[in-house]
Context: one part of a larger RNA
RNA sequence: UCCGGCGAGUUAUAGUAUGCAGCGAGGUUAAGUACUAAAAAGGUACGGAGCCGAAGGGAAACCGAGUCUUAAAAGGGCGAUAAGUUGCAUGCAAUAGACCCGAAACCGGGUGAUCUACCCAUGGACAGGUUGAAGCUAGAGUAAAAUCUGGUGGAGGACCGAACCACGUGACCGUUGAAAAGGUCUGGGAUGAGCUGUGGGUGGCGGAGAAAUUCCAAUCGAACUCGGAGAUAGCUGGUUCUCCCCGAAAUAGCUUUAGGGCUAGCCUCAAAUUAAUCUAACGGAGGUAAAGCACUGAAUGGGCUAGGGGCCUAACCGGGUUACCGAACCCUAUCAAACUCUGAAUGCCGUAUAGAAGAUGUUUGGGAGUCAGACUACGAGAGAUAAGUUUCGUAGUCGAGAGGGAAACAGCCCAGACCAACAGCUAAGGUCCCAAAAUCGCAGUUAAGUGGGAAAGGAUGUGGGUUUGCUAAGACAACUAGGAUGUUGGCUUAGAAGCAGCCACUCAUUCAAAGAGUGCGUAAUAGCUCACUAGUCGAGUGAGCCUGCGCCGAAAAUUACCGGGGCUAAAACUGCGUACCGAAGCUUUGGAUACCGUAAGGUAUGGUAGGGGAGCUUUCUGCAGCAGGUAGAAGCAUGACUGAGAAGACAUGUGGACGAAGCAGAAGAGAGAAUGCCGGA
Numbered sequence: 001u002c003c004g005g006c007g008a009g010u011u012a013u014a015g016u017a018u019g020c021a022g023c024g025a026g027g028u029u030a031a032g033u034a035c036u037a038a039a040a041a042g043g044u045a046c047g048g049a050g051c052c053g054a055a056g057g058g059a060a061a062c063c064g065a066g067u068c069u070u071a072a073a074a075g076g077g078c079g080a081u082a083a084g085u086u087g088c089a090u091g092c093a094a095u096a097g098a099c100c101c102g103a104a105a106c107c108g109g110g111u112g113a114u115c116u117a118c119c120c121a122u123g124g125a126c127a128g129g130u131u132g133a134a135g136c137u138a139g140a141g142u143a144a145a146a147u148c149u150g151g152u153g154g155a156g157g158a159c160c161g162a163a164c165c166a167c168g169u170g171a172c173c174g175u176u177g178a179a180a181a182g183g184u185c186u187g188g189g190a191u192g193a194g195c196u197g198u199g200g201g202u203g204g205c206g207g208a209g210a211a212a213u214u215c216c217a218a219u220c221g222a223a224c225u226c227g228g229a230g231a232u233a234g235c236u237g238g239u240u241c242u243c244c245c246c247g248a249a250a251u252a253g254c255u256u257u258a259g260g261g262c263u264a265g266c267c268u269c270a271a272a273u274u275a276a277u278c279u280a281a282c283g284g285a286g287g288u289a290a291a292g293c294a295c296u297g298a299a300u301g302g303g304c305u306a307g308g309g310g311c312c313u314a315a316c317c318g319g320g321u322u323a324c325c326g327a328a329c330c331c332u333a334u335c336a337a338a339c340u341c342u343g344a345a346u347g348c349c350g351u352a353u354a355g356a357a358g359a360u361g362u363u364u365g366g367g368a369g370u371c372a373g374a375c376u377a378c379g380a381g382a383g384a385u386a387a388g389u390u391u392c393g394u395a396g397u398c399g400a401g402a403g404g405g406a407a408a409c410a411g412c413c414c415a416g417a418c419c420a421a422c423a424g425c426u427a428a429g430g431u432c433c434c435a436a437a438a439u440c441g442c443a444g445u446u447a448a449g450u451g452g453g454a455a456a457g458g459a460u461g462u463g464g465g466u467u468u469g470c471u472a473a474g475a476c477a478a479c480u481a482g483g484a485u486g487u488u489g490g491c492u493u494a495g496a497a498g499c500a501g502c503c504a505c506u507c508a509u510u511c512a513a514a515g516a517g518u519g520c521g522u523a524a525u526a527g528c529u530c531a532c533u534a535g536u537c538g539a540g541u542g543a544g545c546c547u548g549c550g551c552c553g554a555a556a557a558u559u560a561c562c563g564g565g566g567c568u569a570a571a572a573c574u575g576c577g578u579a580c581c582g583a584a585g586c587u588u589u590g591g592a593u594a595c596c597g598u599a600a601g602g603u604a605u606g607g608u609a610g611g612g613g614a615g616c617u618u619u620c621u622g623c624a625g626c627a628g629g630u631a632g633a634a635g636c637a638u639g640a641c642u643g644a645g646a647a648g649a650c651a652u653g654u655g656g657a658c659g660a661a662g663c664a665g666a667a668g669a670g671a672g673a674a675u676g677c678c679g680g681a
Base pairs, nucleotide, nucleotide: 001681002680003679004678005677006676011096012095013094015092016091017090018089019088020087021086022085023084026052027051028050032046033045034044035043036042056063057062066078067077068076069075099238100237102235106228107227108226109225110224111223117202118201119200120199121198122197123196124195126192128160129159130158131156135152136151137150138149139148140147164189165188167187170185171184172183173182204220206216207215208214213222241615242614243613244612245611246610251264252263253262254261255260265370266369267367268366269365270364271363272362273361277356278355279354280353281351282350283349284348290342291340292339296336297335298334301331302330303329307325308324309322310321311320312319313318373398374397375396376395377394378393379392380391381390382389403414404413405412418591419590420589421588423587424586425585429581430580431579432565433564434563438578440577441576442575443574444573445572451567457552458551461549462548463547464546465545466544467543468542469541470540478536479535480534481533482532484509485508486507489503490502491501515530519528520527592605593604594603595602596601616670618667619666620665621664622663623662628658635654636653637652638651639650641648642647
């Protein structure tokens, strides 16, 4: 990993609702007793105790179709004017383990110190070498001592180093190991707080501990084992046959509540009832968008001006002036979720109106599930007018929705799958090839592979529109020639001569024209050039504005910014047009089921959680002493048969003794999943 088997809503009690059955103003027995029965289980009869109902109201006395409250004949509350009860079946909740498996833990009784910790008793072992304490002795020495030297001696948690050590420092190997802690080399202790044999002691709310939450039998922040026990698990996983009908929610309120619940909302079933929805018209309420500045605030410039400041005068009052500040007022230009003199579109409410569709709405009762939502568009808050962000509102889709398109792609576009068809038409989107259908038509644009990724900004790209200047009295560009004089203007300066800088009333002359000078240049001159003018030439040439399509701006981490090939009067873009392709849409033909309809016929049939309905199969029981069966049952194997399906026949082989179908009844009643359990491969 596979195969086979086993594997999860059960049972009891007392409720509630529905269905069926009995009896019915009544219904019903319980324990028990007797009989039946070979016995058990069961059956029949008895048993009226009790229970429910037929009357309620009140705390009660009590009254009673009424009663309570109260002073009350008033009002109000609860009642009266609807049949129950017993059994069986089914749904659901309650109490029990209550659909199944799963803790870590808690408590009680025991078993463990053959491992290990410490302790007690009694034994054992420690090669060899080294060092050389005290004491003693001899000598020296002293007044005597002290002291010194030699010898002797043999101390030590002394030294080196085997055995020994549950000593384990470092490295390597080992890591499904040779080993659930080891091997090799290396290292530590080795007469001691040392090592070790045997016997004994201490027990889990505990013991032991040279102390590490360390050890107490490979188990230790509380051992193991059995029991309470099926602890509890708002958590995770799993939960077994078929078909048909309907079909959600991810919200509100409350919650030691937030991944749980309760009630409501939304779904379903039954019964009762009849109103609901949409469009138009009409009638309403409203203060959003927009807009506005009349209020509240914010806020631009100016005018006018109370008040204040500066300056002058006067120093008693006062007066003058001001490019200063400035309330209020006027003009002007603005802003606002918590501003409004105004004010839509939608939406909302209503209607003895009209139309549409054709069945919804409401009430009562049984059963739920849902309380993590997601994205897209639009309106907003939060955020950074960030997020595949977050919080609301309105709508859609997904969720629970398949099919076609978007290369691929829950939430985008089209469209809602009852079944079948080698029929047709379309939607979105497409029609050169991959790849179904136009290498379709007309008119334009683009040259960037733009198309087929991006901004501010930049540019004689190019198409269209429009305004305006110059121009056959010759424009624009180019070429030829000129571009002068007073003068080097004045000042400044070392110099300043058109061209460092400053000044100016930027003059005047000669001219076809020529600035007290546009730029380069020089130390300053010089030089080059421009404005301006003439000639040559001979037709358009400049400057704006609006707009279409392009260009640059453009650097990122796996090869990729058309799905690919490839595409340029297109296979790109814009406008118009005609065909075609294209889906489970629509149509056609046949069929199934449900509902409606007298009929003809019509309509419906995607679906998770979930509700409802109808069935299939397995085992056993009753009818049953059944049909059938050694002329071959069940089971097994194979096969092109039948049924909408669960499933069911038949034939052949195998097998070798049981056993359908029918009508009822009862369940250990259906397997692919639970890191399921057991067995096998």
Large-subunit ribosomal RNA, domain II from a hot springs metagenome, 681 nucleotides, folded computationally. The prediction has a mean pLDDT of 84. Its Rfam family is "Bacterial large subunit ribosomal RNA".